[in-house]
Context: one part of a larger RNA
Molecule: small-subunit ribosomal RNA, 5' domain
Organism: marine metagenome
RNA sequence: GAACGAACGCUGGCGGAAUGCUUUACACAUGCAAGUCGAACGAGUACUUUUUACGAGUGGCGGACGGGUGAGUAACGCGUGGGAACCUGCCUUUAGGUAAAGAAUAACUACAGGAAACUGUAGCUAAUACUUUAUGUGCCCUACGGGGGAAAGAUUUAUCGCCUUUUGAGGGGCCCGCGUCAGAUUAGCUUGUUGGUAAGGUAAUGGCUUACCAAGGCUAUGAUCUGUAGCUGGUUUGAGAGGAUGAUCAGCCACAUUGGGACUGAGACACGGCCCAGACUCCUACGGGAGGCAGCAGUGGGGAAUCUUGGACAAUGGGGGAAACCCUGAUCCAGCAAUUCCGCGUGAAUGAUGAAGGCCUUAGGGUUGUAAAGUUCUUUUAGUAAGGAAGAUGAUGACGGUACUUACAGAAAAAGCUCCGGCUAACUCCGUGCCAGCAGCCGCGGUAAUACGGAGGGGGCAAGCGUUGUUC
Numbered sequence: 001g002a003a004c005g006a007a008c009g010c011u012g013g014c015g016g017a018a019u020g021c022u023u024u025a026c027a028c029a030u031g032c033a034a035g036u037c038g039a040a041c042g043a044g045u046a047c048u049u050u051u052u053a054c055g056a057g058u059g060g061c062g063g064a065c066g067g068g069u070g071a072g073u074a075a076c077g078c079g080u081g082g083g084a085a086c087c088u089g090c091c092u093u094u095a096g097g098u099a100a101a102g103a104a105u106a107a108c109u110a111c112a113g114g115a116a117a118c119u120g121u122a123g124c125u126a127a128u129a130c131u132u133u134a135u136g137u138g139c140c141c142u143a144c145g146g147g148g149g150a151a152a153g154a155u156u157u158a159u160c161g162c163c164u165u166u167u168g169a170g171g172g173g174c175c176c177g178c179g180u181c182a183g184a185u186u187a188g189c190u191u192g193u194u195g196g197u198a199a200g201g202u203a204a205u206g207g208c209u210u211a212c213c214a215a216g217g218c219u220a221u222g223a224u225c226u227g228u229a230g231c232u233g234g235u236u237u238g239a240g241a242g243g244a245u246g247a248u249c250a251g252c253c254a255c256a257u258u259g260g261g262a263c264u265g266a267g268a269c270a271c272g273g274c275c276c277a278g279a280c281u282c283c284u285a286c287g288g289g290a291g292g293c294a295g296c297a298g299u300g301g302g303g304a305a306u307c308u309u310g311g312a313c314a315a316u317g318g319g320g321g322a323a324a325c326c327c328u329g330a331u332c333c334a335g336c337a338a339u340u341c342c343g344c345g346u347g348a349a350u351g352a353u354g355a356a357g358g359c360c361u362u363a364g365g366g367u368u369g370u371a372a373a374g375u376u377c378u379u380u381u382a383g384u385a386a387g388g389a390a391g392a393u394g395a396u397g398a399c400g401g402u403a404c405u406u407a408c409a410g411a412a413a414a415a416g417c418u419c420c421g422g423c424u425a426a427c428u429c430c431g432u433g434c435c436a437g438c439a440g441c442c443g444c445g446g447u448a449a450u451a452c453g454g455a456g457g458g459g460g461c462a463a464g465c466g467u468u469g470u471u472c
Stems, first nucleotide, its partner, number of pairs: 001472004006468005013344006019337002021302001026300003030297003035061003040058002044054003068255003077180007086172003091168001095164004099133004108123006139148003153160003181227003188218003193215008230252004234245004257278005280291004308334001310333003316330001317328004347377004357368004381413001383408005391399001416461005421442003427456005437444002
């Protein structure tokens, strides 16, 4: 000198664009953050008279996205470049099919248990829920003889579905080369360990798992251990090389009270799903139950320190639906904060008796100073009044009577902070007297202090200025 997610002190007019718990991955009151479909289904209620609407249940799709956080992780986690043994709902594409039958069950009803959460028994009913049989071009397995295996209907009668198969796109799983912090006051580490055979398992390769066999594998080019840390695009500094860093935005990863586990599913070992165990909080009739803000707001706590328990689905996007539409704290907006960057303003011209006052003085004067007053103007911004968007492609605008435009009044409502010994731009007086104090370094202060405190004057920056912290 530059930079900052900054903080602190003094001060503070407006607008635009950004940013805003860096600390306790500490604990959380309250509300909201994931639903939707009656064009899959039966029963019910309310209208009403033939159709709507409603909420509960069965069923489907979605709750694996979106949003948050960075605890863990030194790892194929990430970055980059390759690879072969894979999967893929919705979407695209190809070829074919959609036949026959059956048994239940929730809701509901009746009992029963329980404080509650909820649960049990008996009976009844439907389906695109469930189960058989048939067919099966293609599909899968094969010792090439053969074997295996599918479907669901709905309605407005034209579509939407369903099953098998084919192609693609997008997405994902796996493997490898190279790169990726510090410590040797960590030198040896390893037994499913390293390899083989066989089997199991997986969507798939593989010690992934198991049995048997061999005795290997890694390591001073730093294994193992310990500490620290999410990685990257980037950001910042620098002429560059390099250093530091990884907020916001974007990609990947990991996590969801702590630990473990699987279920469902195309996809999870699942933040607002389930089960078990632990800690904690709450309810309880003491038998037993309920909960998980590292979602958006918000509270307590910690801290130098970080916002509203706001509006709207109008736009963009997402889920469901044939659609109308519903949901969406994603998102778009508004609110708060000089936290940062940028822009603008706080007036302009004229004005010498160089007024008064202040300060200094050699007492003549000098300086503040064209500065003020006065005179003549202007009206940005703020204010008042009126008009008033784009953003929406037919309708639909939270923002918002916002931006913007016009008119009106009046200089009116708007300047501070810091420094002045040298480095370093800017000097005098008074007070103090090694005291009080200053200080980034050198150093000032012990009676004439340009260095302390005040005043006048001056320098610098300016809605900021200065200090502290961190990085180069």